[in-house]
RNA sequence: CAUCACGAGGGGUGGAGGGAAAUGGCCCUUUGAAGCCCCGGCAACCAUCGGCGGAACGCGAGUUCCAAGGAAAGGUGCCAAAUCCAUCAGGUGGAUGACCUGAAAGAUG
Numbered sequence: 001c002a003u004c005a006c007g008a009g010g011g012g013u014g015g016a017g018g019g020a021a022a023u024g025g026c027c028c029u030u031u032g033a034a035g036c037c038c039c040g041g042c043a044a045c046c047a048u049c050g051g052c053g054g055a056a057c058g059c060g061a062g063u064u065c066c067a068a069g070g071a072a073a074g075g076u077g078c079c080a081a082a083u084c085c086a087u088c089a090g091g092u093g094g095a096u097g098a099c100c101u102g103a104a105a106g107a108u109g
Stems, first nucleotide, its partner, number of pairs: 001109004009039005017028003022087004040079003045075002048071002053066005083105001088102005
């Protein structure tokens, strides 16, 4: 700096937790949590293939750069629930409910 309401799970092992942290909710879990291993998948950030179109420079031939849409064998990542929800600020509103926007924190590249 970009993205985060899309998408994608089986087996083995393990044996009680898990959903980042705190608080409050809510949820998953002995019909087997986390972790680890194997296989499979998703996605398209990087790389790669290809390149609609455009920009800069140049008298010019041209050079350099950006790049829509697509593919997916490599490198990451991911595969319950919106980043599970709220928390801070602002707004809509009769409103403590509900909703919207932004921030913060976090995750990935």

A computed fold for a 109-nucleotide RNA from a soil metagenome, annotated as SAM riboswitch aptamer (S box leader). RNAcentral holds the sequence, with entries from MGnify. Its mean pLDDT, the model's own confidence on a scale to 100, is 80.